[in-house]
Context: one part of a larger RNA
RNA sequence: UGACGGGGGAUCACACAAGCAGUGGAGCAUGUUGUUUAAUUCGAAGCAACGCGAAGAACCUUACCAGGCCUUGACAUGUGCGGAUUAGCUGCGUGAAAGCGUAGUGACGGCUCUUCGGAGUUGGAACGUACACAGGUGUUGCAUGGCUGUCGUCAGCUCGUGCCGUGAGGUGUUGGGUUAAGUCCCGUAACGAGCGAAACCCUUAUUGUUAGUUGCCAGCGGGUUAUGCCGGGGACUCUAGCGAGACUGCCGUUGUCAAAACGGAGGAAGGUGGGGACGACGUCAAGUCAUCAUGGCCCUUAUGGCCUGGGCUACAAACGUGCUACAAUGGUCCGUACAAUGGGUUCCGAAGCCGCGAGGUGUAGGCAAUCCCAUCAAAGCGGGCCCCAGUUCGGAUUGCAGGCUGAAAUUCGCCUGCAUGAAGCCGGAAUUGCUAGUAAUCGCGUAUCAGCCACGACGCGGUGAAUAUGUUCCUGAUCCUUGUACA
Numbered sequence: 001u002g003a004c005g006g007g008g009g010a011u012c013a014c015a016c017a018a019g020c021a022g023u024g025g026a027g028c029a030u031g032u033u034g035u036u037u038a039a040u041u042c043g044a045a046g047c048a049a050c051g052c053g054a055a056g057a058a059c060c061u062u063a064c065c066a067g068g069c070c071u072u073g074a075c076a077u078g079u080g081c082g083g084a085u086u087a088g089c090u091g092c093g094u095g096a097a098a099g100c101g102u103a104g105u106g107a108c109g110g111c112u113c114u115u116c117g118g119a120g121u122u123g124g125a126a127c128g129u130a131c132a133c134a135g136g137u138g139u140u141g142c143a144u145g146g147c148u149g150u151c152g153u154c155a156g157c158u159c160g161u162g163c164c165g166u167g168a169g170g171u172g173u174u175g176g177g178u179u180a181a182g183u184c185c186c187g188u189a190a191c192g193a194g195c196g197a198a199a200c201c202c203u204u205a206u207u208g209u210u211a212g213u214u215g216c217c218a219g220c221g222g223g224u225u226a227u228g229c230c231g232g233g234g235a236c237u238c239u240a241g242c243g244a245g246a247c248u249g250c251c252g253u254u255g256u257c258a259a260a261a262c263g264g265a266g267g268a269a270g271g272u273g274g275g276g277a278c279g280a281c282g283u284c285a286a287g288u289c290a291u292c293a294u295g296g297c298c299c300u301u302a303u304g305g306c307c308u309g310g311g312c313u314a315c316a317a318a319c320g321u322g323c324u325a326c327a328a329u330g331g332u333c334c335g336u337a338c339a340a341u342g343g344g345u346u347c348c349g350a351a352g353c354c355g356c357g358a359g360g361u362g363u364a365g366g367c368a369a370u371c372c373c374a375u376c377a378a379a380g381c382g383g384g385c386c387c388c389a390g391u392u393c394g395g396a397u398u399g400c401a402g403g404c405u406g407a408a409a410u411u412c413g414c415c416u417g418c419a420u421g422a423a424g425c426c427g428g429a430a431u432u433g434c435u436a437g438u439a440a441u442c443g444c445g446u447a448u449c450a451g452c453c454a455c456g457a458c459g460c461g462g463u464g465a466a467u468a469u470g471u472u473c474c475u476g477a478u479c480c481u482u483g484u485a486c487a
Base pairs, nucleotide, nucleotide: 001487002486003484004483005482007481008480009479010478011477012476013475015471016470019434020433021432022431023430026324027323028322029321030320031319032318033317034315035314042053043052064310065309066308067307068306069305070304073133077132078131079130080129081128082127088105089104090103091102092101093100094099109122110121111120112119113118135299136298138297139296140295144293145292146288147287148286149284151282156195157194158193159192160191161190162171163170164169175186176185177184201276202275203274204273206244207243208242209241210240211239212238216233217232220231221230222229247270250264251263252262253261254260326427330386331385332384333383334382335381336380342373343372344371347366348365352361353360354359393424398419399418400417401416402415403414404413440463441462442461443460444459445458446457
């Protein structure tokens, strides 16, 4: 100087407390361990691995296994030689395919000649062969770059000069207040400065102005069973450019004539308005050699390459994360209301018709504020039934019949209908999230994608709470101080 303490003081955080909803029990989905296996590819391991890499494992992917094959190679560059056969195209045999064997046809550039039919010659590419080499998801993340997690959006981490100390180092950065903040003020052997905090950026909440189509429709006119449907209009909504607006600016009180705090006015918004992007010096030899790059080492008729099939989907058991429930604030049937974000040309696909339905048919329109997904919603509201039961709860499992994608759905896809109707009556010890448009609850969209094991992830809107007296305790953290056989 740090680190540590079941030392002290001060302070903060959904850390506790106060609340709400869960997990832990059931069924299923998914990841992991273990076991099994020819193989169940590899990585991730307390928080910070375990719906993680994987924003899509039937083939492919794919790295694993079995079998069949190739050896200058699936891919790159260069050199020597070969011949004009070759490249490409069409076949045949064998085969599961890859591959192997084989037949036919037959291009192209330059130059020369040409009777414009073509002929000759040379060679670039290509092919064969030989060699340099290719190739490796082989190894080392404890050789590395890059990227990332984490403490933590915590308020810290440092420097120049000066001063103090023999020195390590200290001071500044401590102290008194204050703040979300090393934020600001005051004091001060320190005076200044940098990286962080804040601000600048995006979005959302209010409004002015400009613009008015594909959006809108108040007033005027026309028209329809009905609809901005038409003429028209820019008022309104909206769209998207440029502005305004919030700064403790104003008032009062408190405060060191300070910083600031509390209350108030005005205001759409008030003290960082809400959300995001942004992550200091460093820590964990944290993670990644399997995104990529890369040193060393290793393989080179194989640890490289191709193919068929299988596996990654196994299943006694254990754990994590979720979904659906156990019901009456509910289930079911009928009627009825209101969104936002997005996506669409190998695409979205309307109306109509067929089917109980999944879906089929059909093609209008749409490269989209125009058309479609999508009457876009669901919870909601109105009415009927159910009457507390393993039930009109719950939907696992299984059987049959179908649909879709795709060469292909057996291992191993999704969906529909009928039948079947399991466990489950609110969950032990323990444990998680959340402070407001939040939790809870309800549906919708997108990426990946032929299809999909999505109940996941990332977004969007609808409805919309309870509680916070407080900091004694648990956890983590910051500052000062103290002890130390620790570094």

Annotation
Small-subunit ribosomal RNA, 3' major domain from a Planctomycetota bacterium, 487 nucleotides, folded computationally. The RNAcentral record of the full RNA draws on ENA and SILVA.